[in-house]
């Protein structure tokens, strides 16, 4: 240095689902419990993909809204690429 087929140890970290939430239009975040996983389930929303559609545009209208489009909103525990790390067999 490259790897992460095995074992261990020292610790993280938390799916679902509950409650709270004067954070958000909504997705979706936060807090407390919870543990189904996780060696990058640390960090960046850069591509892809997947959720929402306030605002804008388009159309319809009983003028009261409806409906389609749309990411500038999210999502890193969907992949993929970028930086960083413990611990250890080879």
């Nucleotide at each position: 240095u490259c790897u992460g087929a095995a074992a261990a140890a020292a610790g993280g970290c938390a799916a679902a689902c509950u409650u709270c939430u004067u954070c958000g239009a909504a997705a979706g975040g936060g807090a407390a419990g919870g543990a189904c996983g996780c060696a990058a389930a640390g960090c960046c929303g850069u591509g892809a993909g997947c959720c929402u559609a306030a605002g804008c545009a388009c159309a319809a209208u009983u003028u009261g809204u409806u409906g389609u489009g749309u990411a500038u909103g999210g999502u890193c525990g969907u992949c993929a690429g970028g930086c960083u790390g413990c611990c250890a067999g080879g």
c-di-GMP-I riboswitch aptamer from Peribacillus glennii, 90 nucleotides, folded computationally. Rfam family: c-di-GMP-I riboswitch aptamer. Its family is annotated with cyclic-di-GMP binding in the Gene Ontology. On this family, see Weinberg et al., Nucleic Acids Res 2007: "Identification of 22 candidate structured RNAs in bacteria using the CMfinder comparative genomics pipeline". Rfam describes the family as follows. GEMM was predicted in a large-scale screen for bacterial structured RNA regulatory elements. The sequence was found by an Rfam model in a public genome assembly. Its mean pLDDT, the model's own confidence on a scale to 100, is 84.